[in-house]
Context: one part of a larger RNA
C1' cells in the first nucleotide's frame, strides 16, 4: 500500500462502481423463447359489415370466414444465441506458435434450374378409455408437410467406358371476371468462391508430494475391414513385441485456464471478485434422436435420490436464469419499470417476444467530490480542568455584531439521450404501364422506462449536518483522581503491589474525518 470484506462506535449530500467468498443445499409464487395467417385447412373468442326475425326503433337473437383479426392445430425458422454458477478436469483444458484429412444454417458473389405427378395425416366430426396425465378406433381434408417421375453439370464416384443426385410455392399490380413466368417482390433447389463460428492433430509452457518407482494387452505399430463430416486403434481381425519413465512415468492431493488484478525500484511473490476471451456442467448417472450445429439449463428416454398429486390403477416437477423463501454463514440487496435506446428471435412490414439490457430502489461496501458556515470579536465573561492560591488552560472558542445560503427544503423553467417507423407530395429505378415495389428529397401528425432528470432561475433562515482512535517507548500527543500485582491493560518491550504521563474516569492534547478503530487476508 491493499480488499467482492465482516464486527464495534457514529453517520449529512451528490456521483461512480460493486453487492452469498460458506451449502454445484432443498425451493412455494410470478416471470426468464418465441414468432409467421406473405407456407395450409380453418373459424373458438373480440370487432366490423351483410342478411333473416323480434319489436321497447336502435336493441336482441340467429346466419354469413365476406373482412380486420385470429385459440387450437398442421408446416418454417428460432428453442445449440442470450443468461447463469464454477462441481468437475493438472490435459480430450488454457495460452502461444503453427498443420491438414474435414464439414459449415443465416449473410455473400458467380453462373443455372424452378417441368409433371401422387398418396397420406392433424386439425374437425362420431364413438369411446382414463379420477387425471394422457389417450384409442373408425371417417373426411390442406399446405413450402411427405414421396416416386422427368432432368443433370464447372457436382460426386469412376476401372475414364460410364453410373448417380433437385426443387415449392406465396404477395403485390395491370388489362376483360377468374387464371397463367404478362410484371415486381420474396421464396426453393443443385452448385462455384468468399465470409463467420465450429470439429481435428502438433511443439513449448501453464500446481504440490518421491513417506508415489516402476506404469501398461487395443497396450505400442503394421496389413486390411468397418466407422465418422474428417485424420486416427476411434472399433475390429490377423500379424509383430512393442510404447512410457528419476528431463520424475504411473499413484495421490489440490485446481477451471488466461487478458488481468494487489504488491514491489524492479526481478520476484500471492491471485484469477466486477469486465472480456476459451472450458466444462445444468437435481445424480447413462443414452441416443432431431437438426447447419446438441448428445442440448427452461427438450426427450431409462435408472436413481429427493418432493408433490392420486380414485392406489397410475402420474407431475428440478431456480448453478431474474426476482423471492428455507438453510448454513462473520457476512451480501427489490417477489420493482419498461422494451424509449442497444442488441438478439420470428415476421415483406406493422410489429409481437425478449428478468439480456436500459433503469430505478436498499447498502458508507470501495473510490471520489461538496458541505456541518464567513468575517469580526478580550470584560480573555461564566462554567469546567488545574494551581506553588499569585494565576495557568478550554480561549475568539463562546456570548454579541455584520456577513453569506453551497448541499439538504420549497416553488418554477427545462435540454439530451429520438436513430427510426407512419402519412402524404415530388423525383429516379424498374416494367408494356402514369399499378405495384424499391430508393431519394420535402412537408405533416407522431415515439422516453428513467422523470418530480442533468441543469437553470427564485424563496427562506445559521438555519437541518461530527464522529472515532490515539497520548510509557516504537509513534504525533500529558496532568489530576480513583484503584493499589486488585480491577485490568498488551502489536513487541511489557505496565499495575499507596504519589501509575501503560489501568478506569476527568480535563487537555494528538492523528484521521462521514467516517474512525479492530479482526481477517496478501505483498
Nucleotide at each position: 500500500a491493499u480488499u467482492g470484506a465482516a464486527c464495534g462506535c457514529u453517520g449529512g449530500c451528490g456521483g461512480u462502481a460493486g453487492g452469498c467468498u460458506u451449502a454445484a443445499c432443498a425451493c412455494a409464487u410470478g416471470c426468464a423463447a418465441g414468432u409467421c395467417g406473405a407456407g395450409c385447412g380453418g373459424u373458438a373468442a373480440c370487432a366490423g359489415a351483410g342478411a333473416u326475425a323480434g319489436c321497447u326503433u336502435g336493441c336482441u337473437a340467429u346466419c354469413u370466414g365476406c373482412u380486420g383479426a385470429c385459440g387450437a392445430g398442421c408446416g418454417g425458422c428460432g428453442g445449440a444465441c442470450g443468461g447463469g454458477g464454477g462441481a468437475g478436469u493438472a490435459a480430450u483444458a488454457c495460452u502461444u506458435a503453427g498443420g491438414a484429412a474435414c464439414a459449415u444454417g443465416c449473410c455473400u458473389u458467380g453462373g443455372g434450374g424452378u417441368g409433371g405427378g401422387g398418396g397420406a395425416u392433424a386439425a374437425c366430426u362420431a364413438u369411446u378409455g382414463g379420477a387425471a396425465a394422457c389417450g384409442a378406433u373408425a371417417g373426411c381434408u390442406a399446405a413450402u408437410a411427405c414421396c416416386g417421375c422427368a432432368u443433370a453439370a464447372c457436382g460426386u464416384c469412376u476401372a475414364c467406358g460410364g453410373a448417380c443426385c433437385a426443387a415449392a410455392g406465396a404477395g403485390g399490380g395491370g388489362g376483360c371476371u377468374u387464371a397463367g413466368g404478362c410484371u415486381c417482390u420474396c421464396g426453393c433447389u443443385a452448385u462455384u468462391g468468399g465470409a463467420u463460428g465450429u470439429g481435428u492433430c502438433u511443439g513449448c509452457g501453464u500446481g504440490g508430494g518421491a513417506u508415489u518407482a516402476g506404469c501398461u494387452a487395443g497396450u505400442u505399430g503394421g496389413u486390411g475391414a468397418g466407422g465418422u463430416a474428417a485424420u486416427g486403434g476411434c472399433u475390429c481381425a490377423c500379424c509383430a513385441a512393442g510404447g512410457c519413465g528419476a528431463c520424475g512415468a504411473u499413484c495421490u492431493c489440490u485446481a477451471g485456464c488466461u487478458g488481468g488484478u494487489c504488491u514491489g525500484a524492479g526481478a520476484g511473490g500471492a491471485u484469477g471478485a466486477u469486465c472480456a476471451g476459451c472450458c466444462a456442467c445444468a437435481c445424480u448417472g447413462g443414452a441416443a434422436c432431431u437438426g447447419a450445429g446438441a448428445c442440448a439449463c427452461g427438450g426427450u428416454c431409462c435408472a436413481g435420490a429427493c418432493u408433490c398429486c392420486u380414485a392406489c390403477g397410475g402420474g407431475a416437477g428440478g431456480c448453478a436464469g431474474c426476482a423471492g423463501u428455507g438453510g448454513g454463514g462473520a457476512a451480501u440487496a427489490u417477489u420493482g419499470c419498461a422494451c424509449a435506446a442497444u442488441g438478439g428471435g420470428c415476421g415483406c412490414a406493422a410489429g409481437c417476444c425478449u428478468g439480456a439490457u436500459g433503469c430505478a430502489g436498499c447498502c458508507a461496501u470501495g473510490c471520489c467530490g461538496c458541505g456541518u458556515g464567513u468575517g469580526u470579536g478580550a470584560a480573555g465573561a461564566a462554567g469546567g480542568c488545574u494551581u506553588u492560591c499569585g494565576g495557568g488552560u478550554u480561549g475568539u472558542a463562546a456570548a454579541g455584531c455584520a456577513c453569506u445560503u453551497u448541499c439538504a427544503g420549497c416553488g418554477g423553467g427545462g435540454a439530451g439521450g429520438a436513430a427510426g417507423g407512419c402519412c402524404a407530395a415530388g423525383u429516379a429505378g424498374u416494367u408494356a404501364a402514369u399499378a405495384c415495389c424499391u430508393g431519394c428529397u420535402u412537408g405533416g401528425a407522431u415515439u422516453g422506462a428513467c422523470g418530480u432528470u442533468a441543469c437553470c432561475c427564485g424563496c427562506a433562515g445559521a438555519a437541518g449536518a461530527a464522529g472515532c482512535a490515539c497520548c510509557g517507548g516504537c509513534u504525533a500527543a500529558c496532568u489530576c483522581c480513583g484503584u493499589g500485582c486488585c480491577a485490568g491493560c498488551a502489536g513487541c518491550c511489557g505496565c499495575g503491589g499507596u504519589a501509575a504521563u501503560a489501568c478506569g474516569g476527568a480535563g487537555g492534547g494528538u492523528g484521521c474525518a462521514a467516517g474512525c478503530g479492530u479482526u481477517a487476508a496478501u505483498c
The prediction has a mean pLDDT of 88. The part of an RNA shown here (small-subunit ribosomal RNA, 5' domain) has 523 nucleotides and comes from an uncultured prokaryote.